[in-house]
RNA sequence: CUCUUAUCUAGAGUGGCGGAGGGACUGGCCCGAUGAAGCCCGGCAACCCCGAUUUUCGGAGAGGUGCUAAUUCCAGCAAACGUUUUGCGCGUUUGGUAGAUAAGAG
Numbered sequence: 001c002u003c004u005u006a007u008c009u010a011g012a013g014u015g016g017c018g019g020a021g022g023g024a025c026u027g028g029c030c031c032g033a034u035g036a037a038g039c040c041c042g043g044c045a046a047c048c049c050c051g052a053u054u055u056u057c058g059g060a061g062a063g064g065u066g067c068u069a070a071u072u073c074c075a076g077c078a079a080a081c082g083u084u085u086u087g088c089g090c091g092u093u094u095g096g097u098a099g100a101u102a103a104g105a106g
Base pairs, nucleotide, nucleotide: 001106002105003104004103005102006101007100008099013041015040016039017038021031022030023029025076026075027074028073042068043067044066047064048063049059050058051057052056072098077095078094079093080092081091082090083089
C1' cells in the first nucleotide's frame, strides 16, 4: 500500500512545555492569543488481551493499539417519499462512496 471482517449519536483535562494554525479531501460551517498543531503527563474506552458458569458476562492488575470540540461537525453518489403547476431547489428516510480505528491476510 491492497484485500477481508467489525465498529463509528456513549466516554475522556481549570495540567506542563510550545507559539499559529486546526477540524482527512472538496464545499459549507466551525475551533483557535480567554492559546492551534506537536510533545509530555493525566484521563476515557475495551479491538487485541485476561478471567469465567463462553450466542454471553466480568476485568483493566500486565502488555499492543486507539481515542480525548461539535454524530465521522454537516453534506458529497443513488433511490423512494414529501413539498412544488412542472422544473430547479428544499426536507425526511434507506442504501452506497469516501474516511477513521482494530484484528487478520497478501
Molecule: SAM riboswitch aptamer (S box leader)
Organism: Brevibacillus fluminis